[in-house]
């Protein structure tokens, strides 16, 4: 310069405040959150990520954004309004406990190789 290989470490956030009730951080008002690669900066464009089920083909989780503006170029910036979030527990869960001191998309650092 190199790219398969090993190796080590990082790798998810969030109900303040009210009201009803015998009981809700579950319902109502109202409030917060937004993993990774990719692209002009993304929760909601393309793709990828835990967990379950399977006849291993593959299914489910999994869903959700429009409309001006700038600007060569944004569904990613700026203005406005909208929307969306598995499983199991519990008074109905995106925020609370639990599987989970787990798993991992990937990121960085290393090691040895090759050239």
């Nucleotide at each position: 310069g190199u790219g398969a290989a090993c190796c080590u470490u990082u790798g998810g956030g969030g109900c303040a405040g009210g009201g009803u009730g015998a009981g809700a951080u579950u319902c109502c008002c109202u409030a917060c959150c937004g993993g990774c690669g990719g692209u002009a900066u993304a929760g909601u464009c393309c793709g990828c990520g835990a967990g379950c089920c399977u006849u291993u083909g593959g299914g489910c989780a999994u869903g959700a954004g429009c409309a001006g503006g700038u600007g060569u170029g944004a569904u990613u910036c700026c203005u406005g309004c909208a929307c969306c979030g598995a499983c199991a527990g519990u008074a109905u869960a995106g925020u609370c406990u639990g599987g989970a001191u787990g798993a991992g998309a990937a990121a960085a650092g290393g090691u040895g190789g090759c050239u």